[in-house]
Context: one part of a larger RNA
RNA sequence: GAUUGAAUGCUGGCGGCAUGCUUCACACAUGCAAGUCGAGCGGCAGCGCGGGACUCAGGCAACUGAGCCCUGGCGGCGAGCGGCGAACGGGUGAGUAACACAUCGGAACGUAUCCCGUAGUGGGGGAUAACCCAGCGAAAGCUGGGCUAAUACCGCAUAUUGCUCUACGGAGGAAAGCAGGGGACCCAGCGGGCAACUGAGGGGCCUUGUGCUUUGGGAGCGGCCGAUGUCCGAUUAGCUAGUUGGUGGGGUAAAGGCCUACCAAGGCGACGAUCGGUAGCUGGUCUGAGAGGAUGAUCAGCCACACUGGGACUGAGACACGGCCCAGACUCCUACGGGAGGCAGCAGUGGGGAAUUUUGGACAAUGGGGGCAACCCUGAUCCAGCCAUGCCGCGUGAGUGAAGAAGGCCUUCGGGUUGUAAAGCUCUUUUGGUCGGGAAGAAAGGGUUUCCUUGAAUACGGGAGAUUCAUGACGGUACCGGCAGAAUAAGCACCGGCUAACUACGUGCCAGCAGCCGCGGUAAUACGUAGGGUGCGAGCGUUAAUC
Numbered sequence: 001g002a003u004u005g006a007a008u009g010c011u012g013g014c015g016g017c018a019u020g021c022u023u024c025a026c027a028c029a030u031g032c033a034a035g036u037c038g039a040g041c042g043g044c045a046g047c048g049c050g051g052g053a054c055u056c057a058g059g060c061a062a063c064u065g066a067g068c069c070c071u072g073g074c075g076g077c078g079a080g081c082g083g084c085g086a087a088c089g090g091g092u093g094a095g096u097a098a099c100a101c102a103u104c105g106g107a108a109c110g111u112a113u114c115c116c117g118u119a120g121u122g123g124g125g126g127a128u129a130a131c132c133c134a135g136c137g138a139a140a141g142c143u144g145g146g147c148u149a150a151u152a153c154c155g156c157a158u159a160u161u162g163c164u165c166u167a168c169g170g171a172g173g174a175a176a177g178c179a180g181g182g183g184a185c186c187c188a189g190c191g192g193g194c195a196a197c198u199g200a201g202g203g204g205c206c207u208u209g210u211g212c213u214u215u216g217g218g219a220g221c222g223g224c225c226g227a228u229g230u231c232c233g234a235u236u237a238g239c240u241a242g243u244u245g246g247u248g249g250g251g252u253a254a255a256g257g258c259c260u261a262c263c264a265a266g267g268c269g270a271c272g273a274u275c276g277g278u279a280g281c282u283g284g285u286c287u288g289a290g291a292g293g294a295u296g297a298u299c300a301g302c303c304a305c306a307c308u309g310g311g312a313c314u315g316a317g318a319c320a321c322g323g324c325c326c327a328g329a330c331u332c333c334u335a336c337g338g339g340a341g342g343c344a345g346c347a348g349u350g351g352g353g354a355a356u357u358u359u360g361g362a363c364a365a366u367g368g369g370g371g372c373a374a375c376c377c378u379g380a381u382c383c384a385g386c387c388a389u390g391c392c393g394c395g396u397g398a399g400u401g402a403a404g405a406a407g408g409c410c411u412u413c414g415g416g417u418u419g420u421a422a423a424g425c426u427c428u429u430u431u432g433g434u435c436g437g438g439a440a441g442a443a444a445g446g447g448u449u450u451c452c453u454u455g456a457a458u459a460c461g462g463g464a465g466a467u468u469c470a471u472g473a474c475g476g477u478a479c480c481g482g483c484a485g486a487a488u489a490a491g492c493a494c495c496g497g498c499u500a501a502c503u504a505c506g507u508g509c510c511a512g513c514a515g516c517c518g519c520g521g522u523a524a525u526a527c528g529u530a531g532g533g534u535g536c537g538a539g540c541g542u543u544a545a546u547c
Stems, first nucleotide, its partner, number of pairs: 001547004006543005013394006020386001021352001026350003030347003035084003040081002043077002047075003050071003054067005091305003100230007109222003114218004119213003122156001124154002131146006163172003177210006185204003190199003231277003238268003243265008280302004284295004307328005330341004358384001360383003366380001367378004397427004407418004433483005441474001445469009491536005496517003502531005512519002
């Protein structure tokens, strides 16, 4: 000199953009942070609509209104079964010196959803929640009996030049439906009719969409292996028994001592093994002319962890932060028998500390999950709030103004200086105040409609277009205009040398200063105060830290 996730003293007008527990991976009250699908299913607790019975009021009646009861017929939907998601997103850096990371390679693998293909989607069955009944328990919750559904579960059939196994003869293995629309034809029941027949709805059938099963390929993602590189200590020199290799077997999605039995006796090491200490790694960041040194906050990639330790289950994927089981510590409830919990998610609290924010708004946008969609959820995210913590920008007025006013300070008492500074005069109005106007972030989406496509079809669906209706947390925000009025806005450090900037008074080796040299013992430009000056400026000093 540059820099900082800084702290601290004094001071403090505005805006934009960023940042904000570096310490105890300490303990946590409270709220929220992962749901969704009724176009998978049985249902109907609550809400609304429709239908029906009764009562009351108006009324001759029809009808209308109110109340109450019934009703799954409709819109929907609590709880439940089922599907997908919950393995993402978000947090933290404890552990880890190699099981990690960075770069470059590799072969023995997996992959839900997505994309392009292949072949199918036939026919059956038995349960179980919800619900009802009974019981136990303080609670958490649990048990027994009975009924019922499915895209839940289980068989049978079928099985492609495909899949798995194979002794190459063969053997084995699937599936689920749902929704929209419909001219003719067919079917069973219902209403009307003596009958012929006819009406409404349903099913078959046709068609469209989307699912389901099988299998090939792809994309993206993930698992695994190798090489090289990655801190300090030799006052750590030897380390190793599944250890090193082989064979058989097991195991895994997959190579492999990954595991096991047997056999051999290997393997690593001064090119630093082993041990100890420290540490998440990288892109980057700071500094420096560079080489290098230091560092790894925010943002991005990877890894690891989720009260501590261990374990598996489910699943395409976890050995799973807001899942399960066991053990432990801690906290809470208890009827003492037994139970509940895990903020290193967002806020917030206590504690620790020099030190680090709101128990805010919204899903409007971007993205994610579910859903055909409408839509729902989303402390991801977008915004707002707090803090001069940093960077950047703006302002605190401009011009004129000498009687060089008054006052202050100094003085050789002549004057000098503060100083065009002020006052005065003439202007301007950024910022702030107030009044008014006012974007963009909005396109997806819904309705109507035209054309194309699919189709038996003018229907449904898909694509393109037109038109119309709404949708903004921020926020009446950015921005623009009007109005009044210099009005609302300057400090901090320093002035002996280094180092820009000097005098007076007080003090008298005292009180004090100090980064180094050093000042102070009666004329202190070095202490304290004042005037003046210098530097930077909404900041300025100090401390800490790095180059």